[in-house]
Context: one part of a larger RNA
RNA sequence: CUCCAAGGAACUCGGCAAAAAAGCGGCCGUAAGUUAGCGAUAAGGCCUGCCUUCGAUUUAUCGAAGGCCGCAGCGAAAGUAUGCCUGGCGACUGUUUAUCAAAAACACAGCUCCCUGCGAACUCGUAAGAGGAUGUAUAGGGGGUGACACUUGACCAAUGCCAGAAGGUCAACCAAUGGCGGUGCGAUUAUAUCAAGCUGACCGUUGUAAGCCCUGGUGAAUGUCGGCGGUAACUAUAACCGUCCUAAGGUAGCGCAAUUCCUUGUCAGGUAAGUUCUGACGCGUUGAAUAGUGUAACGUCUGGGCAACUGUCUCGGAGGACAGCUCG
Numbered sequence: 001c002u003c004c005a006a007g008g009a010a011c012u013c014g015g016c017a018a019a020a021a022a023g024c025g026g027c028c029g030u031a032a033g034u035u036a037g038c039g040a041u042a043a044g045g046c047c048u049g050c051c052u053u054c055g056a057u058u059u060a061u062c063g064a065a066g067g068c069c070g071c072a073g074c075g076a077a078a079g080u081a082u083g084c085c086u087g088g089c090g091a092c093u094g095u096u097u098a099u100c101a102a103a104a105a106c107a108c109a110g111c112u113c114c115c116u117g118c119g120a121a122c123u124c125g126u127a128a129g130a131g132g133a134u135g136u137a138u139a140g141g142g143g144g145u146g147a148c149a150c151u152u153g154a155c156c157a158a159u160g161c162c163a164g165a166a167g168g169u170c171a172a173c174c175a176a177u178g179g180c181g182g183u184g185c186g187a188u189u190a191u192a193u194c195a196a197g198c199u200g201a202c203c204g205u206u207g208u209a210a211g212c213c214c215u216g217g218u219g220a221a222u223g224u225c226g227g228c229g230g231u232a233a234c235u236a237u238a239a240c241c242g243u244c245c246u247a248a249g250g251u252a253g254c255g256c257a258a259u260u261c262c263u264u265g266u267c268a269g270g271u272a273a274g275u276u277c278u279g280a281c282g283c284g285u286u287g288a289a290u291a292g293u294g295u296a297a298c299g300u301c302u303g304g305g306c307a308a309c310u311g312u313c314u315c316g317g318a319g320g321a322c323a324g325c326u327c328g
Base pairs, nucleotide, nucleotide: 001319002318003317004316006314007313010312015309025047026046027045028044033038035147049068050067051066052065053064054063055062056061069073082307083306084305085304086303087302088301089299090298094106095105110145111144112143113142114141115140116139122131123130124129148294149293150292151291153225154224155223158222159221160218161217162216163215164214167213168212169211174207175206176205177204178203179202180200181199182198183197186194187193188192226244227243228242229241230240253286254284265281266280267279268278269277
């Protein structure tokens, strides 16, 4: 590398690998869903050569009838979709760990916040200067989220940011002033001490900024989003009541989840049998641009199921090519 009885995924973490189907030709036919573009070559079915005759046509070619051959008619080579059902994630095309990772990671259009009035903000540079930009807020820079649809709740106590200025606190320089020291006109008791003046390392006092304290604002800023007890005419549960604490007590949604320890939760479906899967239930380490929930299309992504197909397997066997070792 080729082939294989019967079976056909029983293999295995997993249909990995292999096999198979179809072959961007013609005719027919084509669902749910949908952003109305798609889905879609959906799925599925039939045909395909050559000869004769006839018809259509400007040609190419097409159609009809009859006949012929083969296992096989896109007869070779090359080239060229396996399909269906249902979840998760990411909207998509794209990008990435040159040499173990191509992805659900990055990017993205869109959304939003902050900064910036031009000698702009920002970046590089010691500087000159340059980019930004021969641009001017429909512009430029930065952060977050990530198409689209419906939405994005409460809290400003802490931290950050913005604004404010009454008061408190507060540095160095400087200015003024004092203590202390030196010198000292001069005075005196002639030793020494001392008022004036001058001067000084040091030590105070007063005056003076931002900041902090303070007063407000701000969440698509960093973030945070309770406990206990009782109560209904079976039981159970608690719409309800009480109480403590807090800045406020998790809203809409979703939910055993890429999040659930207990857990193979319980119920339903699928199987003869299902720790996986799908749909529900919900006291749950869920939760709203660290986005929440959906979503057609798309995906070398990922989970489950089915058809087809097979040496993956039951369970091995036969053959061929090449290579190593051994023997000769």
This is a predicted structure of a 328-nucleotide part of an RNA (large-subunit ribosomal RNA, domain IV) from a Minisyncoccota bacterium. The RNAcentral record of the full RNA draws on ENA. The coordinates come from a structure-prediction model, not an experiment, and the mean pLDDT is 82.